The RNA shown here (Bacterial RNase P class A) has 383 nucleotides and comes from a Rhodocyclaceae bacterium.
Rfam family: Bacterial RNase P class A. The family's RNA type in Rfam is ribozyme.
Its mean pLDDT, the model's own confidence on a scale to 100, is 78.
A source record names the gene rnpB.
The organism belongs to Rhodocyclaceae, within Bacteria.

[in-house]
């Protein structure tokens, strides 16, 4: 310097004018006016996880149900984040090749990544065969039987039985791979190397795991995002939570007053109940106040840590509306695109994307015009 990958940040700036809204002060005609000052986001979104806060429930333990699941760390917590391990796919570069392509594969990407000798279940299509394997083609037919030659010993032939998982063919997958021995033909049947397995040993690592050794001819294929088993965690509901103040009307309770009245039981007497007015009390509704924003807060610096993150000093206050404000216009600067130009530059156009708080935080996911910065890896050049 080029290419690739990953991470982080910004989301035009200033001024003027006209509006909306919270707060403070002042004034008055009590509803406004004036002045000062604050006024969306990186996702405010989806509401998918986790917590704070509030109310209800709750001795403890268990059942049921749900979630999570390699290892270590971070955190208030998490299904999140950081670092590591293992596996998978694979671009560039590299190697081989005429090419097609194959091998290898940096940084980086992806992985619900505990358990398949606790038990149950499942596997479409194709194929002969899909789980205590299987004989369609092919190969063999040593052994038994058949046919031919031969006196016999024996030889030859076909493949009836049978043997065979090397080769072909099917499949996502068919019971290790290569080479040699062996055999009638074959086969871990035997051997060497590679691979695989092991509740074994050693070394390194906190661990996942890695490397080496030993043992085993190889035994126990896949699926747990099917039931299930194991381990860990989880009470329910949510600011329309919850708390306070509290009309009108209707109804409830208590006390008092009044007519000795009306209605019902009842035709009469007594009695009982209901109906009136005043005052007080209590519950609910409308409405108002609160919860409400100073917080796991933000910024700079220092220290510890690979990092996520933690600790400390200093500084700052940064929306609180509630049928729901946060907007519009103009000018300058900045930015982008197009045309002309060798170039300096000039002209024209645009100034945009996604979107919009509603108790508050930490994440994840999704949407997004453009722009900026950093780290890592590979290659080239120079020193």
């Nucleotide at each position: 310097g080029a290419a690739g990958u990953c991470c982080g940040c910004c989301a035009g700036g200033c001024a003027g004018c006209c509006g909306c809204u919270g707060u403070g002060c002042a004034c008055u005609u009590u509803a406004g006016u004036g002045c000062a000052u604050g006024g969306a986001g990186g996702a405010a979104a989806g509401u998918c996880c986790g917590g704070g806060c509030c109310c209800c429930a709750u001795a403890g333990a268990g059942c049921a149900g749900g979630a999570u699941g390699c290892c270590g760390g971070c955190u208030a917590a998490c299904g999140g984040c950081c670092g590591g391990g293992c596996g998978c796919a694979g671009c560039a570069a590299g190697u081989c090749g005429a090419a097609a392509g194959a091998c290898c594969c940096a940084a980086g990407g992806c992985g619900a990544c505990g358990g398949a000798c606790a038990g149950g279940g499942c596997a479409a299509c194709a194929g002969a065969a899909a789980a205590c394997a299987u004989a369609c083609c092919g190969c063999c037919g040593a052994u038994g039987g058949c046919c031919c030659c031969g006196c016999a010993a024996g030889g030859g032939g076909a493949u009836c039985a049978g043997g065979u998982a090397a080769g072909g063919g099917c499949g996502a997958a068919c019971c290790g791979g290569u080479g040699g021995g062996g055999u009638a033909a074959g086969a871990g049947c035997c051997c060497a190397c590679c691979g695989c397995a092991g509740u074994c040993c050693g070394u390194g690592g906190c661990a996942a795991c890695a490397c080496g050794g030993c043992u085993g001819g190889c035994u126990a294929g896949g699926u747990a995002a099917c039931c299930c088993c194991c381990a860990u965690c989880c009470g329910g509901g949510g600011c329309a939570a919850g708390g306070c103040c509290a009309a009108a009307u209707a109804g409830g309770g208590a006390a008092g007053c009044g007519a000795u009245g009306g209605c019902g039981c009842u035709g009469c007497u007594c009695g009982c109940g209901c109906c009136g007015c005043u005052u007080c009390c209590g519950g609910g509704u409308a409405g108002g106040c609160u919860g409400c924003u100073a917080g796991a807060g933000c910024g700079c610096c220092g220290c510890g840590g690979c990092a996520a993150c933690g600790c400390g000093u200093c500084g700052c206050c940064c929306a609180g509306a509630g049928g729901a404000a946060u907007g519009g216009c103009u000018g300058c600067c900045g930015g982008g695109c197009a045309g002309c130009u060798c170039g300096c530059g000039c002209u024209g156009c645009c100034u945009u994307a996604c979107a919009g708080a509603a108790c508050c935080c930490g994440g994840c996911u999704u949407a997004u015009c453009g722009g900026c910065g950093g780290a890592c890896u590979u290659c080239c050049a120079u020193u």